Description:
Predicted 3D model of a 147-nucleotide part of an RNA (small-subunit ribosomal RNA, 3' minor domain) from Microcoleus sp. F8-D2. Lineage of the source: Bacteria > Bacillati > Cyanophyceae > Microcoleaceae > Microcoleus. Rfam family: Bacterial small subunit ribosomal RNA. Rfam links the family to the GO terms ribosome and structural constituent of ribosome. The coordinates come from a structure-prediction model, not an experiment, and the mean pLDDT is 82. The full RNA is in RNAcentral, with records from ENA.
[in-house]
Context: one part of a larger RNA
Order: sequence, then C1' cells, then structure tokens
RNA sequence: CACCGCCCGUCACACCAUGGAAGUUGGCCACGCCCGAAGUCAUUACUCUAACCCUUCGGGGAGGAGGAUGCCGAAGGCAGGGCUGAUGACUGGGGUGAAGUCGUAACAAGGUAGCCGUACCGGAAGGUGUGGCUGGAUCACCUCCUU
Repeated sequence: CACCGCCCGUCACACCAUGGAAGUUGGCCACGCCCGAAGUCAUUACUCUAACCCUUCGGGGAGGAGGAUGCCGAAGGCAGGGCUGAUGACUGGGGUGAAGUCGUAACAAGGUAGCCGUACCGGAAGGUGUGGCUGGAUCACCUCCUU
C1' cells in the first nucleotide's frame, strides 16, 4: 500500500495443550477389626534341675531350665476413608494455522451514535426492553475563558 480501507463472531479443516466425565488401573498416608512369628517382660497348682541354705539323708527351700498362659508385637488378611498419578467412550470451551463458509456487529452520524450494567431472544457477529455514561456528530441558543 490510506474506505477497492479496517474489522467481528458462528461454522468447516489441521495441530497443540487443557477442564468435565460412567468408570478402569497404580502410588502414598493414617484409622478400625482379624490372625499373630521372633523376642523382652509378667504369671504359673505342670516337668526337670551339680554348685547356695536346711535336713530325720527320704527330701524340702531358694535359684535356674523346659512347658503352658497373658501383655506388647513385625509380616499377612478383611472393610471403609483421605491425598495423589496414569488412562477413559463421550463432552466443554481455549490457542495457533497466506489465500475455506455465512453474514457485516464495531471504526465516519459506520448508514439504527457508541459504550457499561441487567433481563429476554437469535445460525453467528448480535437484536430488543430497561437504567446509566459521553470517551457522540450536526444545528440552534445560553454561560464562561482567551485574543
């Protein structure tokens, strides 16, 4: 490259990341219940027992060992919960992409001035109602300032 300008949204295509999602599948955490190894500790009317004590020499006591029981207790099992990751038919928008589709909303009074809030409506930009703003053009008048 200056209106043969600029520019908005839907739709279509491609790619990218992302939200939701019946579920599927991992990790971590703590809690509840069940079971309960090793081992310490506790109890023991059962069994055994050289040292110490007593003895009527038969044995008894103390201590010890085994066994048994109990508390704690790792691993394991059951059920629910919390956090977090992957994946998931389908689905929501977002971003990006020279020459796709539909319209023309905005920028000039952009051809209905525009914008903001809100309600409703519409393929889409958007439209209508309502309240507000001037960051609206034009015409007329008034006030003020400067020359």